[in-house]
Context: one part of a larger RNA
């Protein structure tokens, strides 16, 4: 001097862009935050529409029946592994950088090659019957698929066996030829297309290995039996003591093993002429976690925050037999603290799931409120006014100096204020309808419709100076002095130091100084 997620004290007009539990990873009342597809299916619980049948002149009422349009609940697919949260734990290949993988995997998407034929048995839901206070079953009978099985066909797939040629980095790698066995599928449907199996490639996400960096302490000197390292095996998408079951007896350490404290990592941010030094809020990219611990299922992906199992604290139903739950999502609530918002809006934009698609859903986002937190930017008037008015304060007191052009008073302006009227950008598509052009895909052109913000921003009129200043300081240091009142008292202080009867340092006043919607205080870092 700067800086800050700050927090207090006293003071506050307005805007714009940003920010906002640094403590208790404590405990959580309510509502939301992941569902969509009837162009996969049996269906029809309810709505809506036409139908039939009865009453009834008629409205209408009832009752019927998936026939349509939809669509609870089920089966099926996809998603739920993303988004969003916190920083617990972890001195690690966990992060950061460079490399490698002749040691790996990859739904959807994209090229490309190819098929898409037969059939079978279920089974939820419906129904009936039954247990339970409930959560939830239990048993019959019945059905249907893009749910499951079986044949069938198939190699550039997989396995094994037999050759052949180049390479290379040890283990091998690439490539080529034969043989022999195993393996697929799903339809839908407006007939356009869109789904599905099997390889091939590529993209994308990811695994894994390694070199180097990466906090303090030696008053932490010795650590290690799966430990080190081989054989063979399990396991895995892959290497590997990852794991086993033998064999060796190794390995790591003072260039700091080992054990202890403490911490997510980075890009970055403050700081500084720079070297550094210090910190990791917001934003972004990796990691870990999701009541605390452990385990696996499902699936391309998890060992899965709003799936599942056990064990364990808590907290809640209960009919005492027994169940239920997990805000470190967004709002919100206690509790902690010096301290951190609002049970808000929409899905308009911009992503995401799903869907042919219209759309549905989306506390992601986008807005909006709350708070001077903080940065920036406006203002709170402008000219002109001298009896230098009153009053206040101060002296050398019939006066003077100072407040002070300040104030009356004159004029002018209207940013800001209030009213009232106008009114953008963000909206570019999708879709729908038409045209034209295309070998398909498809594209290009008009028309039409879509705004949460938002009563917005702006922009015009009106009204009047009208609605708008404080906050710390004045002994030095440091920019600013007078008088009263206390008298080593009451007080002040960052240092040095003021007060003991003339106090520029204590309280007051009047005058100055500085910054200013702020100012001052105190904490922390350069």
């Nucleotide at each position: 001097g700067g800086a800050u997620g700050a927090a207090c004290g006293c003071u506050a007009g307005c805007g714009g862009c940003a920010g906002g539990c640094u403590u208790a990873a404590u405990a959580c009342a309510u509502g939301c935050a992941a569902g969509u597809c009837g162009a996969g299916g049996g269906g029809u619980a309810g709505c809506a529409c036409a139908g039939u049948a009865u009453a009834g002149c008629a409205a209408u009422a009832u009752a019927u029946g998936g026939g349509u349009g939809a669509c609870g609940a089920c089966c099926g697919g996809c998603a739920a592994a993303c988004g969003g949260g916190u920083g617990c734990g972890g001195a690690a290949c966990a992060c950061g950088u460079a490399c490698a993988c002749a040691a790996c995997c990859u739904u959807c998407c994209u090229u490309u090659a190819a098929g898409c034929g037969g059939g079978g048995a279920a089974u939820a839901g419906c129904c009936c019957a039954u247990a339970g206070a409930a959560a939830u079953g239990u048993g019959g009978a019945u059905u249907a698929a893009u749910a499951c099985c079986c044949c069938a066909u198939a190699g550039a797939a997989u396995a094994a066996c037999c050759g052949g040629g180049u390479g290379g980095c040890a283990u091998c790698c690439c490539u080529u030829g034969g043989u022999u066995a195993u393996u697929a599928a799903a339809g839908a449907u407006u007939u356009a297309u869109c789904a599905c199996u099997u390889g091939a490639a590529g993209a994308u996400g990811g695994g894994u290995g390694u070199g180097c960096g990466u906090u303090c302490g030696a008053u932490u000197a010795g650590g290690u039996a799966g430990u080190u390292g081989g054989c063979g095996g399990g396991g895995u998408a892959a290497c590997g003591g990852c794991c086993c079951a033998c064999c060796a007896a190794g390995c790591c350490u003072g260039c700091g093993a080992u054990c202890g404290a403490u911490a997510g990592c980075u890009g970055a941010u403050g700081u500084g002429a720079g070297a550094g030094c210090a910190u990791g809020a917001u934003c972004a990219g990796c990691c870990a976690c999701a009541c605390g611990g452990g385990c696996a299922c499902u699936g391309a992906g998890a060992c899965a925050c709003g799936g599942g199992c056990c064990c364990g604290u808590c907290u809640c139903c209960u009919a005492c037999g027994g169940g239920a739950g997990g805000c470190a999502g967004c709002a919100g609530u206690a509790a902690g603290g010096a301290a951190u918002a609002u049970u808000g809006g929409u899905c308009a934009a911009u992503g995401g799931a799903c869907g042919a698609a219209a759309g549905u859903c989306u506390g992601a986002a986008c807005c909006a409120g709350c708070c001077a937190u903080g940065c920036c930017g406006c203002g709170u008037g402008g000219a002109g006014g001298a009896u230098g008015a009153c009053g206040g304060u101060c002296c050398u007191c019939u006066g003077g100096a100072u407040u002070g052009u300040a104030a009356a008073c004159u004029u002018c302006u209207u940013u800001u204020a209030u009213c009232u009227g106008g009114g953008g950008c963000g909206a570019a598509a999708c879709a729908a309808c038409g045209u034209u052009u295309u070998u398909c895909u498809a594209a290009a052109c008009g028309u039409c419709u879509u705004g949460a913000c938002g009563g917005u921003a702006c922009c015009a009129g009106a009204u009047g100076a009208a609605u708008a200043a404080g906050c710390a300081c004045c002994g030095g240091c440091u920019a600013a002095c007078u008088c009263c009142g206390u008298g080593c008292c009451a007080g002040c202080a960052g240092c040095c130091g003021c007060g003991g009867u003339a106090a520029u340092a204590c309280g007051g006043a009047g005058g100055g100084u500085g910054c200013a919607a702020g100012c001052g205080u105190c904490a922390u870092c350069c």
Molecule: small-subunit ribosomal RNA, 5' domain
Organism: metagenome